[in-house]
Context: one part of a larger RNA
RNA sequence: GGCGUAAGGUGGAUGCCUUGGCACUAGGCGCCGAAGAAGGACGUGACAAGCUGCGAAAAGCUGCGGGGAGCUGCACAUGAGCUUCGAUCCGCAGAUAUCCGAAUGAGGGAACUCACCUGUCGCAGGGCAGGUAUUGUCAAGUGAAUACAUAGCUUGGCAAGGGGAACCCGGGGAACUGAAACAUCUAAGUACCCGGAGGAAGAGAAAAUAAGCAAAUGAUUCUCCGAGUAGUGGCGAGCGAAAGGGGAAGAGCCCAAACCGCUAUAUAGUGAUAUACAGCGGGGUAGAGGACUCCGUACGUUGACGAUAGCAUAGCCGAACAUAUUGGAAAAGUGAUCAAAGAGGGUGACAAUCCCGUAGGCGAAAUGCGAAAAUAGAUAGGAGUAUCCGGAGUACCACGGGACACGAGGAAUCUUGUGGGAAAAUGCGGGGACCAUCCCGUAAGGCUAAAUACGACCUAGUGACCGAUAGCGUAUAGUACUGUGAAGGAAAGGUGAAAAGAACCCCGGGAGGGGAGUGAAAGAGAACCUGAAACCUUAUGCUU
Numbered sequence: 001g002g003c004g005u006a007a008g009g010u011g012g013a014u015g016c017c018u019u020g021g022c023a024c025u026a027g028g029c030g031c032c033g034a035a036g037a038a039g040g041a042c043g044u045g046a047c048a049a050g051c052u053g054c055g056a057a058a059a060g061c062u063g064c065g066g067g068g069a070g071c072u073g074c075a076c077a078u079g080a081g082c083u084u085c086g087a088u089c090c091g092c093a094g095a096u097a098u099c100c101g102a103a104u105g106a107g108g109g110a111a112c113u114c115a116c117c118u119g120u121c122g123c124a125g126g127g128c129a130g131g132u133a134u135u136g137u138c139a140a141g142u143g144a145a146u147a148c149a150u151a152g153c154u155u156g157g158c159a160a161g162g163g164g165a166a167c168c169c170g171g172g173g174a175a176c177u178g179a180a181a182c183a184u185c186u187a188a189g190u191a192c193c194c195g196g197a198g199g200a201a202g203a204g205a206a207a208a209u210a211a212g213c214a215a216a217u218g219a220u221u222c223u224c225c226g227a228g229u230a231g232u233g234g235c236g237a238g239c240g241a242a243a244g245g246g247g248a249a250g251a252g253c254c255c256a257a258a259c260c261g262c263u264a265u266a267u268a269g270u271g272a273u274a275u276a277c278a279g280c281g282g283g284g285u286a287g288a289g290g291a292c293u294c295c296g297u298a299c300g301u302u303g304a305c306g307a308u309a310g311c312a313u314a315g316c317c318g319a320a321c322a323u324a325u326u327g328g329a330a331a332a333g334u335g336a337u338c339a340a341a342g343a344g345g346g347u348g349a350c351a352a353u354c355c356c357g358u359a360g361g362c363g364a365a366a367u368g369c370g371a372a373a374a375u376a377g378a379u380a381g382g383a384g385u386a387u388c389c390g391g392a393g394u395a396c397c398a399c400g401g402g403a404c405a406c407g408a409g410g411a412a413u414c415u416u417g418u419g420g421g422a423a424a425a426u427g428c429g430g431g432g433a434c435c436a437u438c439c440c441g442u443a444a445g446g447c448u449a450a451a452u453a454c455g456a457c458c459u460a461g462u463g464a465c466c467g468a469u470a471g472c473g474u475a476u477a478g479u480a481c482u483g484u485g486a487a488g489g490a491a492a493g494g495u496g497a498a499a500a501g502a503a504c505c506c507c508g509g510g511a512g513g514g515g516a517g518u519g520a521a522a523g524a525g526a527a528c529c530u531g532a533a534a535c536c537u538u539a540u541g542c543u544u
Stems, first nucleotide, its partner, number of pairs: 001543009015529001016494002020466002022463007029455002031163002039100003042055003046078001050074002061094006070082003105114003115132007134160009167198001168196005178185001182234001208217002221248005231239002252447003255391001259282005265276004289389003292384004300379003310369004315362003321335003325332001336353002338342001344356003396420008406432001427442005481488002501528001504515004
């Protein structure tokens, strides 16, 4: 030196545990903001650095309700207090709510600086209260060049502005990639940017779908099938319907116009009035249409507001056990009991019967949500006539794009940048070029619940999900730290049942250790459960 054996050190794997995560299910809830949000800064405690709470009324104030013995947050000590005259705590409703922040009096390098106006108090310095941003819109006043007027200006009312996890609609819009290269194509109308809205959004009551003939369906949305079909496609890679059928849900309406009336203005007229135009009211709303003339106003349908039942936001009641055995400790063992309760958690080992609960019942002063039923209210129909009305730079066409599963194709349909540009219900559009016949519909105005999407948030629960290099980045942290900044971004859990956290003595400057004591255990001693390996020692056997 090597290989063993034994005993240690170091180290923190493994096992066990879980305060934390992940995913999903069901229900609820779904916007906040100039009445100042989201998010912050600074304060606020007897002592107070951090977190939490709160706001100069500052770990809080008031009222109402719950609750019933302790309480002064995390936070274990001291001090000083509160509380059955009901505290702390929980729920509902209020009060207060500094400064910044859309930030809005002006400015500004956020949390700061500096003003003005009105009222009020004070002798005064000064204090207190309220107001003073911009834009839009409505109204009033005022009012240039310029006569009427208009622009402008002033004041007042109302509204907007900013934030939000995903979901939604719209305006823009890639590339990597795939095509085994690559250009059409794909990725993909995806990512991303911008605008906007809501608890959902969007869509939506046919210029629909269809159909051999004759018939048929009857708003939209979502879903299962149809179907990886028909198609489309350098007919490559790929993309990819619809009708129809089954289901969820179910709901239909309002204008414009014709016609009638009122008002204002203008023109004509002495005037009544007429005409034109505008505003408002009635009327009317889709196919055997409506206006117009006549009759008529019923049945039925629908249906608020408010209230109620009920629900939510605190809570309440809630069965049944002993033990002399083992043990440090009983929940174990032994013997009993309850069960509409043997879900789960805690308690010194494994507890239906010890505690919290669970099954099953009960409960609201206040606030919110909120049916069914009933009511106010709303809403018709028939006949005649063929005079009037029925959404225009629209339909449509050409050229160029885009969307449609459909890449210009035979390419309908939808949309529209440029140009052209109708008809009038005997009209017009569609039925996948186009034409005819036939059928379906009535464009160029608008609204519309539910079924659907999502989950920042609340409640209850589940897991052949993780168990501290896992699971969220975080068992808490967007912290420490890095970066001028945008931004990036950790590590780190476990004494014990209970601190009973080691009085006292000894060595030592201390650290640390030895006794003593606590404890079931200290080889559980805070560098604390278990304590692997690498690595380092000590002793010893064999060997070189």